[in-house]
């Protein structure tokens, strides 16, 4: 001097819940709010999870329809589920 780890000063983020908005939904955005977080910064690459509008298939019917019900399905989501990638952090150790 570099790298990695510990650390957490200053500072950062913000679960549940409430309000407003967006969305078919999952969920997201803004405001309030703090359960927590040392990457709870960033990236849906792998696994996982959530949703199922459109679509497909099956079924239903005084209504044959721009109809109803069910199953499947991500092209929609979740990074505060795990792995991976990437960037960053005072003193001190």
């Nucleotide at each position: 001097a570099a790298u990695c780890c510990c650390g957490g000063u200053g500072g950062g983020c913000a679960a549940a819940c409430c309000c407003g908005g967006c969305a078919a939904a999952a969920g997201c955005c803004g405001g309030g709010g703090a359960c927590g977080c040392a990457a709870a910064g960033c990236c849906a690459c792998a696994g996982g999870u959530c949703u199922a509008a459109a679509g497909u298939u099956a079924c239903c019917c005084a209504u044959u329809g721009a109809g109803g019900u069910a199953a499947c399905c991500a092209u929609g989501a979740c990074g505060g589920c795990u792995g991976g990638g990437u960037u960053g952090c005072a003193a001190g150790g």
Molecule: c-di-GMP-I riboswitch aptamer
Organism: Desulfofundulus kuznetsovii